[in-house]
RNA sequence: GGUUCAUCGAGAGUGGUGGAGGGCGUCGGCCCUGUGAAACCACGGCAACCGGGUCACCCUCGCCAGGGUGGGUACGGUGCCAAGUCCGCCCCGCUGCAGGAGAGCUCGUGGUACACGGGUCUGCAUUGGGAGAGAUGAACG
Numbered sequence: 001g002g003u004u005c006a007u008c009g010a011g012a013g014u015g016g017u018g019g020a021g022g023g024c025g026u027c028g029g030c031c032c033u034g035u036g037a038a039a040c041c042a043c044g045g046c047a048a049c050c051g052g053g054u055c056a057c058c059c060u061c062g063c064c065a066g067g068g069u070g071g072g073u074a075c076g077g078u079g080c081c082a083a084g085u086c087c088g089c090c091c092c093g094c095u096g097c098a099g100g101a102g103a104g105c106u107c108g109u110g111g112u113a114c115a116c117g118g119g120u121c122u123g124c125a126u127u128g129g130g131a132g133a134g135a136u137g138a139a140c141g
Base pairs, nucleotide, nucleotide: 002140003139004138005137006136007135008134013043014042015041016040017039021032022031023030027088028087029086044081045080046079049077050076051075052073054071055070056069057068058067059066060065085133090130091129092128093127095125096124097123098122099121104120105119106118107117108116109115110114
């Protein structure tokens, strides 16, 4: 660097060094930042992804023991400690506004001549969902 699976609306700080950037692809926004960014260090914290350990229930078993589900545990490995992955850039839907068309089709109302209104088209906005991309963990090769 790649593939697969899972999660991504919550949560979590002080001090020191440092001295202008940062919000982890691009672009457009918006936000944070000399009331001190990034990075590094010390201590601290959040979190149950993986491992360990523990409790309960269930299953297998002659025993040792093994497995499944759930609840605790920060002991170990990672990760993280502004804002929904900060929001959008692709697709679909609801609603609203503006425009187009009014040829056809379709729905409703009235009526048998047809008329009126809506939808079918386009753009924008709000909002809901999806995809893609990204991040983290685990496994694989």